A computed fold for a 166-nucleotide RNA, annotated as Lysine riboswitch aptamer.
Its mean pLDDT, the model's own confidence on a scale to 100, is 78.
Of the family's consensus pairs, 98% are formed in the model.
The sequence was found by an Rfam model in a public genome assembly.
Rfam family: Lysine riboswitch aptamer. From the family's description: Riboswitches are metabolite binding domains within certain messenger RNAs that serve as precision sensors for their corresponding targets.
């Protein structure tokens, strides 16, 4: 030492993103307790077999998962989702299945970002989540050159740069 350049460090998108918080709503007038009543070849409790329990009427009446303004932290693969595996629950019990929820941890998976809408799944739910498709927006490279098409976060920008070429 020009282009270029493994790395490094910092920083941007913005109704970003994630943990705690956390008044209240929902759960639910549920379950569950107490009296009274009622007792059935019947309905229900996920399927099948057994066995259990409920069902009506008064009083009393929760909790958990879930959501949650708000503040506060820590952060810009922030986080999220999907696989695959352990572990721990739950659909009255027991046994065989079948579904279903959460926690950790996986990986040459996928997704710039939130927004609205349509459908699907979780959810007791019309809270709230999470995948799909479409929609315009928005940040950012690229081409192109006047407002379009396009890519993807392994990107972008800023500083600093090793080693190889010269």
């Nucleotide at each position: 030492g020009a282009a270029a350049g493994a790395g490094a460090u910092a920083g941007a998108g913005g109704c970003g993103c994630g943990g705690c918080u956390g008044a209240c709503a929902a759960g639910a007038g549920u379950a569950c307790g107490c009296a009274c009543g009622g007792c059935a070849u019947a309905c229900g409790c996920c399927a099948g077999a057994c066995a259990g329990c409920g069902u009506g009427u008064g009083c009393g009446g929760a909790a958990a998962g879930g959501g949650g303004a708000u503040g506060c932290c820590g952060c810009c693969g922030a986080g999220g989702g999907a696989u695959u595996g352990a572990c721990c629950g739950u659909g009255u019990g027991u046994c065989u299945g079948c579904g279903u929820g959460g926690u950790c941890a996986u990986u040459g998976c996928c997704c710039g970002g939130g927004c609205c809408g349509g459908g699907g799944g979780a959810g007791a739910a019309c809270a709230u989540c999470c995948g799909u498709c479409g929609g315009a927006c928005u940040g950012u490279c690229a081409c192109g050159g006047u407002u379009g098409u396009g890519g993807a976060g392994c990107g972008c920008u800023a500083u600093c740069g090793a080693a190889a070429a010269g």